[in-house]
RNA sequence: CUAUCCCGGGCGGGAGAGUGCGGUGCUUCGGCGUCGCCACCGAAGGCGCAACCGGCCCCCGGAAACGCUCAGGUAUAAGGGACCGCUUGCGGAGA
Numbered sequence: 001c002u003a004u005c006c007c008g009g010g011c012g013g014g015a016g017a018g019u020g021c022g023g024u025g026c027u028u029c030g031g032c033g034u035c036g037c038c039a040c041c042g043a044a045g046g047c048g049c050a051a052c053c054g055g056c057c058c059c060c061g062g063a064a065a066c067g068c069u070c071a072g073g074u075a076u077a078a079g080g081g082a083c084c085g086c087u088u089g090c091g092g093a094g095a
Stems, first nucleotide, its partner, number of pairs: 004093003007089007018038001020037007039074003045070001046068003052062004
C1' cells in the first nucleotide's frame, strides 16, 4: 500500500399479513386520528424452549433468515423494512 472484514453516511432493489367490527374526535364528507375487541404477518428492535459453532467439555460461552410475537406491522400512497448491490469516509482492523 492492497485484497478483504467491521462501523457510519448516500443511492437503488426489498417480502408477508384485515379496504375487519364497534365506540369516539376531526372533516374539504374523499378520508384521517384515537380507544377497545377479534383475526392475521415477521425481514426494525427484543426475547429463547435454539439449528449450528467454540471451549478449560455432561458444564460454560456465542448464536441464525429457526422459533416466540412483547414491540412493530396487515387496501392504494407515504413511512418503516432484515438482507443484497453500488458508492463514500481525516473511521477502525488488515493478510
A computed fold for a 95-nucleotide RNA from an Acetobacteraceae bacterium, annotated as Glycine riboswitch aptamer. The model forms 90% of the base pairs in the Rfam consensus. The prediction has a mean pLDDT of 82.